[in-house]
RNA sequence: UGCGAAGUAGCUCAAUGGUGGAGCAGGCGGCUGUUAACCGCAAGGUCGAGGGUUCGAGCCCCUCCUUCGCAG
Repeated sequence: UGCGAAGUAGCUCAAUGGUGGAGCAGGCGGCUGUUAACCGCAAGGUCGAGGGUUCGAGCCCCUCCUUCGCAG
């Protein structure tokens, strides 16, 4: 430099173009002599950045950034 893949909650991952969810972690509560385990509740997101298409974009299109792989 070229090609390909990935980028969404603290972490690992979902999400037919129509209100962004789950598990774990953390918080609060229940249970227990206490902790762990288990059960319940609540919170947590400028969806990598900027544009475009659309009534409507995490999703489609363009450019850029970061990481990984392949080629040179």
Molecule: transfer RNA
Organism: Clostridia bacterium